About this RNA
A computed fold for a 74-nucleotide RNA from Candidatus Kapaibacterium sp., annotated as transfer RNA. The prediction has a mean pLDDT of 86. Rfam family: tRNA. Taxonomically the source falls in Kapaibacterium (SeqCode) (Bacteria, Bacteroidota, Eximiradiia, Eximiradiales).
[in-house]
C1' cells in the first nucleotide's frame, strides 16, 4: 500500500442479505421473599447502532469517505 471480516446497552451477541416501533441473555436498580445474605419472584432504568456525509416519505439496514481492531497478500 491492496483485499476481506468485524464495530449495536456495563459485558456477550441477534437484527443488516430483502429499509418501516432497536431487541435477547447476563449484569445493574427497586420491591417481595430471608434473622441477614444468596436463590427465587415481580417491576424498572440504560443505546446519538464506530464516525462524517449521501440516497429515501422513512436508514442499525442501501451508497461513499474516514477511524479502530483482526486476518491475508505485497
Nucleotide at each position: 500500500c491492496g483485499g476481506c471480516g468485524c464495530g449495536u446497552a456495563g459485558c456477550g451477541c441477534a437484527g443488516c442479505c430483502c429499509g418501516g416501533u432497536a431487541g435477547c441473555g447476563c449484569a445493574c436498580c427497586a420491591c417481595u421473599u430471608u434473622g441477614g445474605g444468596g436463590u427465587a419472584g415481580u417491576g424498572g432504568g440504560g443505546g446519538u447502532c464506530g464516525u462524517c456525509g449521501g440516497u429515501u416519505c422513512a436508514a442499525a439496514u442501501c451508497c461513499g469517505g474516514c477511524c479502530g481492531c483482526g486476518c491475508c497478500g505485497a